Annotation:
Predicted 3D model of a 362-nucleotide RNA (Bacterial RNase P class A) from a Bryobacteraceae bacterium. The coordinates come from a structure-prediction model, not an experiment, and the mean pLDDT is 77. Its Rfam family is "Bacterial RNase P class A". From the family's description: Ribonuclease P (RNase P) is a ubiquitous endoribonuclease, found in archaea, bacteria and eukarya as well as chloroplasts and mitochondria.
RNA sequence: CCUGCCGGACGGGCAGCCGCCCGGUGACGGGAGGAAAGUCCGGUCUCCGCAGGGCAGCGUGCCGGCUAACGGCCGGGGGGAUCCGCUCAAAGCGGAUUUCACGGAAAGUGCCACAGAAAACAUACCGCCCGGCCUUCGGGCCGGGUAAGGGUGAAAAGGUGCGGUAAGAGCGCACCGCGGCCGGAGCGAUCCGGCCGGCAGGGUAAACCCCACGUGGAGCAAGACCAAAUAGGGGAGGAUGGAGCGGCCCGCUCCGCUAUCACUUCCGGGUAGGUCGCUAGAGCCGUCCCGUAAUGGACGGCCCAGAUGAAUGGCUGCCGCCCGCGAGGGUACAGAAACCGGCUUACAGGCCGGCAGGCUCA
Numbered sequence: 001c002c003u004g005c006c007g008g009a010c011g012g013g014c015a016g017c018c019g020c021c022c023g024g025u026g027a028c029g030g031g032a033g034g035a036a037a038g039u040c041c042g043g044u045c046u047c048c049g050c051a052g053g054g055c056a057g058c059g060u061g062c063c064g065g066c067u068a069a070c071g072g073c074c075g076g077g078g079g080g081a082u083c084c085g086c087u088c089a090a091a092g093c094g095g096a097u098u099u100c101a102c103g104g105a106a107a108g109u110g111c112c113a114c115a116g117a118a119a120a121c122a123u124a125c126c127g128c129c130c131g132g133c134c135u136u137c138g139g140g141c142c143g144g145g146u147a148a149g150g151g152u153g154a155a156a157a158g159g160u161g162c163g164g165u166a167a168g169a170g171c172g173c174a175c176c177g178c179g180g181c182c183g184g185a186g187c188g189a190u191c192c193g194g195c196c197g198g199c200a201g202g203g204u205a206a207a208c209c210c211c212a213c214g215u216g217g218a219g220c221a222a223g224a225c226c227a228a229a230u231a232g233g234g235g236a237g238g239a240u241g242g243a244g245c246g247g248c249c250c251g252c253u254c255c256g257c258u259a260u261c262a263c264u265u266c267c268g269g270g271u272a273g274g275u276c277g278c279u280a281g282a283g284c285c286g287u288c289c290c291g292u293a294a295u296g297g298a299c300g301g302c303c304c305a306g307a308u309g310a311a312u313g314g315c316u317g318c319c320g321c322c323c324g325c326g327a328g329g330g331u332a333c334a335g336a337a338a339c340c341g342g343c344u345u346a347c348a349g350g351c352c353g354g355c356a357g358g359c360u361c362a
Base pairs, nucleotide, nucleotide: 001358002357003356004355005354006353007352008351010349012319013318014317015316016315017314018313020031021030022029023028033333037344038343040342041341042340043339044338045219046218047217048216057215058214059213060212061211062076063075064074065073066072077102078100079099080098081097082096083095084094085093086092103210104209108208109207110204111203112202125150126149127146128145129144130143131142132141133140134139158176159175160174161173162172163171177199178197179196180195181194182193183192184191185190223276224275225274226273233267234266235265236264237263241255242254243253244252245251283302284301285300286299287298288297289296320331321330322329323328
């Protein structure tokens, strides 16, 4: 210097003009994101439900810590993978990076394709060994022993080595593994050591299941308030009404009505519409402190969208980056909708740090 991987932070800049939304009398101030996304978890808030306890269902699942909470984060333990070192090599030990739904298979049930003798009460295809019989001397048959070797399979009743044996085998022994007991270290997961036992035991719980812990439902279209027209509901008022006689009024006669029509007025529900909820908050920035870290604390400073058929835009100039010989073209993923903490997914480009490999120079 180049390439790759991991982590962190950024994700166009400046100026002018014209617009839009919110606040303000005005001057003026503010106006998308690291993911605003997916809506996968957790919470705040709101309404509904709810004596207490249990079952079922659902979720979570090594240990410790953090947090309002979490299936999140940090640290640790254990297992796997890759690389490096010690070693001739392997095994083993140590280190680095990375990854894991990482409780229980010694409570019970189920399942394990194909292949294979056998997939779990163990078993015996080839082979090995012993005995008997036969033999054309290659071997064959029968009975028994074995599980070392071969073969099948994703997986075969511990592994390596020495001894042992007719051949073999935890048959015996050493180490590793496993189980039990004891001791030590650690809050703990777990680790280290000693003794005893030749030794229980295939896998699968992302199958049922068991154990421990947690868990009511719906969601800002939550929910609350104001409230038009029309229709419908309830209460109250009301006879002053119609016809005839008559020029008209009074009056007289007849009819109708006592509330089921119409009218006046009031009340209440509720739709359109409007207002609140609505944004000062587990807030942002800086410095310091405790802590390995996540996180937490102290002090100082700051106010940073709040729309609703839904603003956050357009044009111009200069600069940055990419493509193109040039004229010129392009500039990622994507855009709030009550709010917050996470996770996941998308993302052009350059920046910072670490690791690995390669090339070159001194």